Bacterial RNase P class A from Nitratidesulfovibrio vulgaris DP4, 357 nucleotides, folded computationally. Rfam family: Bacterial RNase P class A. Gene Ontology terms of the family: ribonuclease P activity, dimeric ribonuclease P complex and tRNA processing. The family's RNA type in Rfam is ribozyme. Its mean pLDDT, the model's own confidence on a scale to 100, is 78. RNAcentral records the identical sequence in 5 taxa. Taxonomically the source falls in Nitratidesulfovibrio vulgaris (Bacteria, Pseudomonadati, Desulfovibrionia, Desulfovibrionales).
[in-house]
This record gives sequence, structure tokens and C1' cells, in this order.
RNA sequence: GGAGUCGGACAGGUCGUCGUCGCGGGUCGCAAGACCCGGGGAGGAAAGUCCGGGCUUCACAGGGCAGGACGCUGGGUAACGCCCAGGGGGAGCGAUCUCCGGAGAGUGCCACAGAGAGCAGACCGCCCGCGUUCGCGCGGGUAAGGGUGAAACGGUGGGGUAAGAGCCCACCAGUUGCGGUGGUGACAUCGCAAGCUAGGAAAACCCCGUCCGAAGCAAGACCAAAUAGGGGAGCGCCAAGGUCGGCCCGACCGAUGCUCCCGGGUAGGUUGCUUGAGGGUGCAGGUAACUGCACUCCUAGAGGAAUGACGACCCCCCGCGAGGGGACAGAACCCGGCUUAUCGUCCGACUCCCACU
Repeated sequence: GGAGUCGGACAGGUCGUCGUCGCGGGUCGCAAGACCCGGGGAGGAAAGUCCGGGCUUCACAGGGCAGGACGCUGGGUAACGCCCAGGGGGAGCGAUCUCCGGAGAGUGCCACAGAGAGCAGACCGCCCGCGUUCGCGCGGGUAAGGGUGAAACGGUGGGGUAAGAGCCCACCAGUUGCGGUGGUGACAUCGCAAGCUAGGAAAACCCCGUCCGAAGCAAGACCAAAUAGGGGAGCGCCAAGGUCGGCCCGACCGAUGCUCCCGGGUAGGUUGCUUGAGGGUGCAGGUAACUGCACUCCUAGAGGAAUGACGACCCCCCGCGAGGGGACAGAACCCGGCUUAUCGUCCGACUCCCACU
């Protein structure tokens, strides 16, 4: 100097005018409210609503089925499908990236090509037999060679055979079992033995293990005009009827009506609402994720929904210039993640190549 890998930060600036949503103060006003002043007002993703939690209501003695998600090991966390560290497979010269239970339980699937795609298979070739018009045909054997394919049922060498083949043997690879050593563990490594060999795919069904009650701020709570139905008290009628009683008197209950009260909860209003598993700095523990302690900061809270418009100067990009442009995108109860979108700028760590000293 060039090419890359990983992580982090920022997301045009200043001023003026007008406007808009909360908050605080003041003046006027009985109040409703009006006016003035001060200060605050979108994001790294506010997005998708895909996971996890807080909070709320409902249900609840406990458990199961169904359904769903997840899946190496250890750790972090309120929790997670997230994060950190490690293990193993794969890619890359490398920094680094990426994947993760079971296919030796069962069922199903494997396009095209190919003879054959799963306890396989005879198209060419090879070997044997029979026939022959001598070109070959028929039957059988053979997975060593060729061909097809993403994939053809271990590899190399030797023995063996009509030709061949784990058919047999040696070595190697892989698998399983047992044991030793190291590691918390995934696992690594070494030794012995076995049978000779086991294809892929579980984001096909399935099996094993772990976790999950449901619905959501239009949750929910409070105040409360109105309406229906309900309850109580009083008045009226105490007439019909009913209960007590053998009968009478008497006592009690008593539909409908009027008034008042309770209650109900529609419109409307208030609340939930933003101080929180919060941010910053320092110290300590830990490889790290993260955690603890101390100090410090306050940072939207709307509700048909504010956060805007215009102008000036500067900055950046395109253009010779005039001029044009400033990414993606807009909170809706809150928080932790993931994913997706994104003009450009800056910082840190690391890798590879070239040149020079």
C1' cells in the first nucleotide's frame, strides 16, 4: 500500500418566526376556562408482532390427554427459541463463519438419468453350457472392470475361482461393546474384542427428553347523566286470596298503583401511564455473557392520537455550472431478545498478500 474478518459508536448542526401535546409557575375569573412565562416532546430499529417475561382478569385440589415449541455440554438471566464459553462435523491459506437428540424402533419418500434407488441390480463387458446361416442368439453364473446418477451396499494388496466376490487372509478406515487415562461435562486419546460394513432425509409421520393454564391495556379499576330488570321503606287498598284455628274474632303475608332510597352502569370522565429486571461513571468478582457495591441522572405519555411547517447560514453527496439531494423509517402498557429495512461517517481488535528498512 492492497484485500478482508469481527466488534462498537453516530444517524446532519446552529439560529429565527409561526404552530402543536404534556408538565411547572403566574395573572384574571364563582367556576368552566382564557392569557403570559419557563422547561420537556420518537428510534436504532419506534417496524414485523416471531419468541420470553412483568402487570391485569378469568379458572384453579392434583394429575393426565390433545396441541405447540425447543433439542451437543457447561454457564448467564425474571425468563427465553436469546447470550457467553467450550465440544464435535463442515467451509476458508487465515482472521473467522456455519450446523447440532434418534435413521442399528417402525411406516413412508429419494426427482432426472439409469438395467437397477434399498435386506438392490445383469445394460455393456467377463466366464460356462447349448444352438448357429459364424453376423450372432438363448439359458445360467459374476458386482472385479465400463456406463448412469447427488447417492450403486468399505479401501489397498494377496490367496482363491470357469470367471468372480469379505469367499478367505494381512493392513487401513468406520461401527459397536468393554476397560484405562485426561476433562464438571459434551468429548478426546489409548488398548482389547466382535461381526465383516451399517446410504440420505426427522423443516415426512414418528420415538425419546425438556418446557408451556387461557386471554390480553379495547387487560382491568374507580366516579357516574340515562334505560331495562331487581331489592328495601313509606303511603294507599287493607278488597280478592293464603297461613294459624273445629269455627268466629284476631294476627301475619299479600298482586297492581304512587313517592323516596339502594343498586344497576350506557354516554362521558378519571385511572392503569410511565421511576424502570432503567441509564451513566468508578471499584470489585468472573475467560466471557453477566453480577454485586457506591455515587449520580430523570429521559414523550397522546387517545380520530402531539412531536410540524417555513426561512437563513454552515456541513456532506451528485453536477463544469445553474441547480438538485440528506438513508430506512413515526411511539400507543412496559421490559429482554430475534428477524427484517437502512445514505453515509468514525473508532478499536485481528488476518492474508506485496514492497521497503